Model confidence (mean pLDDT): 81 of 100. The part of an RNA shown here (large-subunit ribosomal RNA, domain VI) has 246 nucleotides and comes from an archaeon. Its Rfam family is "Archaeal large subunit ribosomal RNA".
[in-house]
Context: one part of a larger RNA
C1' cells in the first nucleotide's frame, strides 16, 4: 500500500511411505526329468504417517446410589476425610474406526536407432527413441512485505479497534459467533441421558412382657442430576470510549 470481502500464487516446508504372506498367471515358461519362475492383476497382515468419536475398551474428583468415621441434640437433610465401593453422559482418548493411489514429463547409470568424421564398423559428432523409490507436477500446509509490493466484486467517507454477551477457539495475544430488526450466554418448560425405585405414609416383619424392632412390600420406571438438543425475550448483551478517513 483508501476501506471490506473474495481470490491468484512467485516462493518456503513435508518421508508419507516402507516391508512382508495369499491367490490368479500356472504346476504355465524352462527343463530328459527332478524340479520350477516371471511381468501383470486381486486380496490381507504388520510398522510409520494423517483423521476421528458410530461401534468396543479406558478415564470420567459434573452426576447418582450403597456404605464407614465423626460433626451439624434425633429423623430428614447435609459438612469433613479428593473416605471406601458400584455404575455413569458429554469430553479425552486406544486397546476402537477411516485413509494412506496412481499417472504424466525431463533425466542418470544403462540399452537402443539412423549415421559420418574414416567408402567399414560407431548409441554421437547433427537427429530420434527408451530407462529409477531419485528430479519437477499432480497432494498437502504456509503464502501480496513477492520492492515487478498482483487480481476481482462493492463502497467511496467508507470503516477499525476497544467495552459487552461467548465458544466450534484459547497460556497471554490471537481466531471465530452475537450485541434487540437479537436464539450469545443465563433461566424456564420439552425431549433425551445418567442413576436405580426418594422423603412421607399404610401393611407386613425374626423377636420381644413391653417400649420398640434390622428389613420387605406399594404409592414409585420414582427421586435427584445434566458440560446434550430443541422452544421461549423472563434477565443480561446496556451505557460508551479511541483510531484512520478528504
Nucleotide at each position: 500500500u483508501g476501506a471490506u470481502g473474495u481470490c491468484u500464487g512467485a516462493a518456503a516446508g513435508a518421508a508419507a511411505u516402507g516391508a512382508u504372506c495369499c491367490u490368479c498367471u500356472a504346476g504355465u515358461a524352462c527343463g530328459a526329468g527332478a524340479g520350477g519362475a516371471a511381468c501383470g492383476a486381486g486380496g490381507g497382515u504388520u510398522a510409520g504417517a494423517g483423521g476421528c468419536c458410530u461401534c468396543u475398551g479406558g478415564u470420567c474428583u459434573a452426576c447418582c446410589u450403597g456404605u464407614u468415621a465423626u460433626c451439624u441434640g434425633u429423623a430428614a437433610a447435609g459438612g469433613u476425610a479428593u473416605g471406601c465401593a458400584g455404575g455413569g453422559c458429554a469430553g479425552c482418548u486406544a486397546c476402537g474406526c477411516c485413509u494412506u493411489a496412481g499417472a504424466g514429463g525431463a533425466u542418470a547409470a544403462g540399452u537402443g536407432c539412423u549415421g559420418a568424421a574414416a567408402g567399414c564398423a560407431u548409441c554421437u559428432a547433427a537427429g530420434c527413441a527408451c530407462g529409477a523409490a531419485g528430479c519437477c507436477u499432480u497432494u498437502c500446509u504456509u503464502g501480496a512485505a513477492a520492492a515487478g509490493a498482483g487480481a476481482c466484486a462493492u463502497c467511496a467517507u467508507a470503516g477499525a479497534a476497544c467495552u459487552c454477551u461467548c465458544g466450534u477457539a484459547a497460556a497471554a495475544c490471537a481466531c471465530g459467533a452475537g450485541u434487540u430488526u437479537a436464539a450469545u450466554g443465563g433461566g424456564a418448560c420439552a425431549g433425551g441421558u445418567g442413576u436405580g425405585u426418594a422423603a412421607g405414609u399404610a401393611u407386613c416383619a425374626a423377636g420381644g412382657c413391653a417400649a420398640c424392632g434390622a428389613g420387605a412390600u406399594a404409592u414409585u420406571c420414582a427421586g435427584c442430576a445434566c458440560g446434550c438438543u430443541g422452544u421461549u425475550u423472563c434477565c443480561a448483551a446496556c451505557a460508551g470510549u479511541u483510531c484512520a478517513u478528504a